SAM riboswitch aptamer (S box leader) from Sporocytophaga myxococcoides, 112 nucleotides, folded computationally.
RNA sequence: AACUUAUCCGGAAAGACGGAGGGAUUGGGCCCUUAGAUGUCUUAGCAACCCUUUAAUAGAAGGUGCUAACUCCCACUCUGAGAAUUUUAUUUUCAGCAGAGAAAGAUAAGGU
Numbered sequence: 001a002a003c004u005u006a007u008c009c010g011g012a013a014a015g016a017c018g019g020a021g022g023g024a025u026u027g028g029g030c031c032c033u034u035a036g037a038u039g040u041c042u043u044a045g046c047a048a049c050c051c052u053u054u055a056a057u058a059g060a061a062g063g064u065g066c067u068a069a070c071u072c073c074c075a076c077u078c079u080g081a082g083a084a085u086u087u088u089a090u091u092u093u094c095a096g097c098a099g100a101g102a103a104a105g106a107u108a109a110g111g112u
Stems, first nucleotide, its partner, number of pairs: 001112001003110006013043005021032003026075004044067003049063002051059002071104001076101005082094003
């Protein structure tokens, strides 16, 4: 690093260092940020994947992980409502609304 499986609307912050952009990538939106963000370290905490225990469960010592916003939201496909179009039906359109899924990503456990 490829691949497989599972999860992703819940939860949990202080200090030190540092000094300009940051929120994975592209576009759009929105937000955080010199009242010091993002990041690194320390401590604390959350959680329960591995783990320990067990009949179900339960636990939190250890290995990870995480501690703004749903993976911050949208993008692709489908469905529904609604609107527009149409004499009617059909059809067509909709960067908007709601839902489902996919893709991408993150994490864990495997694994070549």
The prediction has a mean pLDDT of 82. Its Rfam family is "SAM riboswitch aptamer (S box leader)". Rfam links the family to the GO term regulation of gene expression.